[in-house]
């Protein structure tokens, strides 16, 4: 330089047959419990799906470029 996979909450991940309000545990906030922590048990906040572009009446998903990681290739 060429390929292939990977990026989605604060971490770990699911969704990648185009339409269902973008979700799961975990952690975090706030109550309740209890002498006080943990733990329980309620309730909430957090995301422009890596970035930009395009196709579509509609994209996390289908395209093209790029960006950053990891593996091969010469």
């Nucleotide at each position: 330089g060429g390929g292939u996979c990977u990026g989605u909450a604060g971490c770990u991940c699911a969704g990648u047959g185009g339409a269902u309000u973008a979700g799961a545990g975990c952690a975090c906030u706030u109550g309740c419990c209890u002498c006080c922590u943990a733990a329980g048990c309620a309730a909430g906040g957090g995301g422009u799906c890596g970035u930009g572009g395009g196709u579509u009446c509609g994209a996390a998903u289908c395209c093209c470029a790029u960006c950053a990681g990891a593996c091969u290739c010469g």
The RNA shown here (transfer RNA) has 74 nucleotides and comes from a Candidatus Nanohalarchaeota archaeon. The organism belongs to Candidatus Nanohalarchaeota, within Archaea. Model confidence (mean pLDDT): 82 of 100. It matches the Rfam family "tRNA". By type it is a transfer RNA. The same sequence occurs in records of 2 taxa.